Context: one part of a larger RNA
RNA sequence: GGACGAACGCUGGCGGCGUGCUUAACACAUGCAAGUCACGGGGGCCCGCAAGGGUAACCGGCGAACGGGUGCGUAACACGUGAGCAAGCUUCCGAUUUGUGGGGGAUAGCCGGCCCAACGGCCGGGUAAUACCGCAUACGUUCACCUAGCGGCAUCGCUUGGUGAGGAAACCUCCGGGGCAAAUCGAGGUGCUCGCGGCCUAUCAGCUAGUUGGUGAGGUAACGGCUCACCAAGGCGACGACGGGUAGCUGGUCUGAGAGGAUGGCCAGCCACAUUGGGACUGCGACACGGCCCAGACUCCUACGGGAGGCAGCAGUGGGGAAUAUUGCGCAAUGGACGAAAGUCUGACGCAGCGACGCCGCGUGUGGGAUGAAGCCUUUCGGGGCGUAAACCACUGUUGCCCGGGACGAACCUCCCCAUUCGUGGGGACUGACGGUACCGGGUGAGGAAGCACCGGCUAACUCUGUGCCAGCAGCCGCGGUAAUACAGAGGGUGCGAGCGUUGUCC
Numbered sequence: 001g002g003a004c005g006a007a008c009g010c011u012g013g014c015g016g017c018g019u020g021c022u023u024a025a026c027a028c029a030u031g032c033a034a035g036u037c038a039c040g041g042g043g044g045c046c047c048g049c050a051a052g053g054g055u056a057a058c059c060g061g062c063g064a065a066c067g068g069g070u071g072c073g074u075a076a077c078a079c080g081u082g083a084g085c086a087a088g089c090u091u092c093c094g095a096u097u098u099g100u101g102g103g104g105g106a107u108a109g110c111c112g113g114c115c116c117a118a119c120g121g122c123c124g125g126g127u128a129a130u131a132c133c134g135c136a137u138a139c140g141u142u143c144a145c146c147u148a149g150c151g152g153c154a155u156c157g158c159u160u161g162g163u164g165a166g167g168a169a170a171c172c173u174c175c176g177g178g179g180c181a182a183a184u185c186g187a188g189g190u191g192c193u194c195g196c197g198g199c200c201u202a203u204c205a206g207c208u209a210g211u212u213g214g215u216g217a218g219g220u221a222a223c224g225g226c227u228c229a230c231c232a233a234g235g236c237g238a239c240g241a242c243g244g245g246u247a248g249c250u251g252g253u254c255u256g257a258g259a260g261g262a263u264g265g266c267c268a269g270c271c272a273c274a275u276u277g278g279g280a281c282u283g284c285g286a287c288a289c290g291g292c293c294c295a296g297a298c299u300c301c302u303a304c305g306g307g308a309g310g311c312a313g314c315a316g317u318g319g320g321g322a323a324u325a326u327u328g329c330g331c332a333a334u335g336g337a338c339g340a341a342a343g344u345c346u347g348a349c350g351c352a353g354c355g356a357c358g359c360c361g362c363g364u365g366u367g368g369g370a371u372g373a374a375g376c377c378u379u380u381c382g383g384g385g386c387g388u389a390a391a392c393c394a395c396u397g398u399u400g401c402c403c404g405g406g407a408c409g410a411a412c413c414u415c416c417c418c419a420u421u422c423g424u425g426g427g428g429a430c431u432g433a434c435g436g437u438a439c440c441g442g443g444u445g446a447g448g449a450a451g452c453a454c455c456g457g458c459u460a461a462c463u464c465u466g467u468g469c470c471a472g473c474a475g476c477c478g479c480g481g482u483a484a485u486a487c488a489g490a491g492g493g494u495g496c497g498a499g500c501g502u503u504g505u506c507c
Base pairs, nucleotide, nucleotide: 001507002506003505004504006503007502008501009500010499013362014361015360016359017358018357019355020354021320026318027317028316030315031314032313035062036061037060040059041058044055045054046053047052069273070272071271079197080196081195082194083193084192085191088190089189090188093186094185095184096183097182098181099180100179101135103133104132110125111124112123113122114121115120141166142165143164144163145162146161148159149158150157151156171178172177199245200244201243206236207235208234211233212232213231214230215229216228217227218226248270249269250268251267252263253262254261255260275296276295277294278293279292298309299308300307301306326352328351329350330349334348335346336345337344338343365395366394367393368392375386376385377384378383399448400444401443402442403441404440405439409434414429415428416427417426418425419424451496452495453494454493455492456477457476458475462491463490464489465488466487472479473478
């Protein structure tokens, strides 16, 4: 000098864009943050003469593994980068092929009864399905055997044909369509393996028994000591094993001419975690933040028998701290879940509020105006300085205030009209939280808007008074003991300016 998620002191007019618990991964009152589907099913209630419509508890489907938060742990294939899987899985989506036949037994809801403080539970009866279970069929497909060919990377891979064995489905419909099953390819996602790279410490020098390898088996979507039985005695290490400390990693960010050093807040990618520890279930996907079970700590309710809870989601509270915001508005846009759609949900998101916390922009007036008012300071008492500064005159209208107009963001979906190769295309109508905001026009009136630090040298800027090694200053050198440009005040000056200084940290 630059930088900051800053804090503190003094001061503070406006706007735009950003940004805001770095500390206690401390504890949390309250509200909201994940639902949706009635075009799968039966029933309940309401309206209706009926047809039918509404509601949405239950069964069922999809989603809830995304999105959002935090950085505890982790020195590790966690991350970055480059490869590999002849060792893998994949709901939804796109393309293609084939099929959707025929049966069965239950169970919620419901009805009846019972227990319970609550949470909730039990018995009996009876019912449906795109819920569940057999059977048939099998172009592909899986497995075994045979067969012909091509190729590679060792175990092998791909393709042709044959035989045998195993494995499917679900229907609804307004007749437009929407689904279901099997298979192949793609896209996206995910799992595993390896090379290389990135902290400190030797006042840590030896570490290791599932340890290292093999055979066989189990297990997994899949390779593998992943697990197990047996066998062998290996494996790692000064190119730093093992141990200890610290730490999420990266794109990046700051600084620097660069090399490098430091750093990883916001945004983006990956990872890890969800009160602490452990476990599995469901599922394409979890060992699952707002799911389940067990144990611990804590809090709450209780009829004392027993139950309920988890803000490192958005707000908000207490606490800690030098320190960090509203219990706001809206789904209008973008995106997501569900749905045929209308639509519903969405503290993601879009906005608004608070904070000079940062960056950027603007303003606090402009021109004229005296041998120069008053006042203050100084003086060698002549004067000099503040100083064209003010007053005064003439203007301007950024901004502020008042009045009027007033958006872009809107495209969709849906409806209407037209065209259509029936996929769709064109036109019109409808839809805005922000917001009567931005912006535009008019009016008003210099009116409402300047401070902070410094002035001994480094370093730009000097005098007076007070004080008298006192009170104090200080980044370093150092000032102060009676004329202090260094303390304190004043006048003047210098620097920056809605900021200016101080402190902390990095280069």